This is a predicted complex of two RNAs, RNase P RNA and transfer RNA, with 428 nucleotides together. Rfam match: Bacterial RNase P class A. Its mean pLDDT, the model's own confidence on a scale to 100, is 78.
[in-house]
RNA sequence: GCUACAAGCCAGGUCAUCGAUCCCGCGCUUCCAGUGGGGUAGGAAAGUCCGGACAGCACAGAGCCAUGCACCGGUGAAGAGCCGGGUUCCGUGAAAGCGGAAACAGACAGUGCCACAGAAAAUGACUACCGUACGGGAAACCGUCCGGCAAAGGUGAAAACGUGGGGUAAGAGCCCACGGAGGGUUUGGGUGACCAGAUCUUCGGGUAAACCUUGCAUGCUGAAAUGCCAUGUAUAGUACCGAUUGAGGGCGGCUCGUCCGAGGUACAGGGUAGGCAGCUUGAGCCCGUUGGGUAACUAACGGGACAGAUCAAUGAUGACCCUCGACAGAAUCCGGCUUAUCGGCUUGUAGCAUUU
RNA sequence: GGUCCCGUAGUUUAAUGGAUAAAACGAGCGUUUCCUAAACGCUUGAUCCCAGUUCGAUUCUGGGCGGGACUA
Numbered sequence: 001g002c003u004a005c006a007a008g009c010c011a012g013g014u015c016a017u018c019g020a021u022c023c024c025g026c027g028c029u030u031c032c033a034g035u036g037g038g039g040u041a042g043g044a045a046a047g048u049c050c051g052g053a054c055a056g057c058a059c060a061g062a063g064c065c066a067u068g069c070a071c072c073g074g075u076g077a078a079g080a081g082c083c084g085g086g087u088u089c090c091g092u093g094a095a096a097g098c099g100g101a102a103a104c105a106g107a108c109a110g111u112g113c114c115a116c117a118g119a120a121a122a123u124g125a126c127u128a129c130c131g132u133a134c135g136g137g138a139a140a141c142c143g144u145c146c147g148g149c150a151a152a153g154g155u156g157a158a159a160a161c162g163u164g165g166g167g168u169a170a171g172a173g174c175c176c177a178c179g180g181a182g183g184g185u186u187u188g189g190g191u192g193a194c195c196a197g198a199u200c201u202u203c204g205g206g207u208a209a210a211c212c213u214u215g216c217a218u219g220c221u222g223a224a225a226u227g228c229c230a231u232g233u234a235u236a237g238u239a240c241c242g243a244u245u246g247a248g249g250g251c252g253g254c255u256c257g258u259c260c261g262a263g264g265u266a267c268a269g270g271g272u273a274g275g276c277a278g279c280u281u282g283a284g285c286c287c288g289u290u291g292g293g294u295a296a297c298u299a300a301c302g303g304g305a306c307a308g309a310u311c312a313a314u315g316a317u318g319a320c321c322c323u324c325g326a327c328a329g330a331a332u333c334c335g336g337c338u339u340a341u342c343g344g345c346u347u348g349u350a351g352c353a354u355u356u
Numbered sequence: 357g358g359u360c361c362c363g364u365a366g367u368u369u370a371a372u373g374g375a376u377a378a379a380a381c382g383a384g385c386g387u388u389u390c391c392u393a394a395a396c397g398c399u400u401g402a403u404c405c406c407a408g409u410u411c412g413a414u415u416c417u418g419g420g421c422g423g424g425a426c427u428a
Base pairs, nucleotide, nucleotide: 001352002351003350004349005348006347007346008345009344010343012321013320014319015318016317017316018315020040021039022038023037024036025035026034042327046338047337049336050335051334052333053332054222055221056220057219061256062255063254064253065252066218067217068216069215070214071085072084073083074082075081086104087102088101089100090099091098092097105213106212110211111210112207113206114205126153127152129148130147131146133144134143135142136141161179162178163177164176165175166174180203181202182201183200184199185198186197187196188195189194226277227276228275229274237267238266239265240264241263248260249259250258285304286303287302288301289300290299291298292297322325357427358426359425360424361423362422363421366381367380368379369378374411382400383399384398385397386396387395404420405419406418407417408416
């Protein structure tokens, strides 16, 4: 210097004219017109996937159902986020190691399923092997029945611990040695997941992003929440249900219970179609220094900036410059994740080339 | 703004996790007819996209894309 990867940052600029919205000041006290000054899209404002803040809903509860998460520790308001660690797997390597990935509790609680092929997909036995009996045969042997066995064959994504030896009628964890895996007890280390070892015992796959079991957690709704003010209207209608034979309601659903309880549901119609609060300064964000921590993160101090509309603003036109500009537009707010994104900058790691 | 649901031939629907994805109406070609229709025969053509779980995915899970319903 180039290439690849990772992390972080930026997201065309300047000027003029004309506007929009919000705040502050002047404007005779408020408002309005006017006028001066100031603020005005994002890293994702998106998806609404997680988690909260905030608001409303509770006079009595119980059972069943439902939903989410799932190695350990930390962080944080919280989380399916983040950081560190463990285990398993993959790549590379002779190894040590290095890099990457993981929805990572349980298949030894139970149930289900495992197409085709194959004897058999989990009470395994088709061929083959072995034994007894019977029949045939001169014999070798053949056939049938019963029984033994699971080493060999082939099928499949997956085949009943692996290798070697002994043993046997033939064989087999049947026995032995080495090894592997699961479970129980236990010793040492570690906060823990787990690691290293001892001892006893077992040897029958997979699937829980199938039902399920275990542990932990979870109230529902969602700013069109909610509170308030103002205006107007039909104390008019129809149908059904109900008033102790109890409709309906009381923090997810169902059932029971309990309390309240006289109205409830649907249709058609009449009226209003206005305003204020919630609303934007908050568990906040950015920069710097110091301290703690491997890190995520955090404490103290100093400094800086902050959109708030409600038919809905954040723009339009013109000129110039450059590397010619991507994805994209707030609607209660915040922390994450995911997805989209032209181009550029910084740092780190790896490889290659060159120079000293 | 919020909540929820759905996505399979051109259209309407099927399909226990077991494949070469089924049917009807279509479309195209042919037979029949003087021509058309009807009828008959043949053909065509799809799981919205990307990952994951699994031996195996239309189906299960996650993300994206598109469409729809409800709600003042």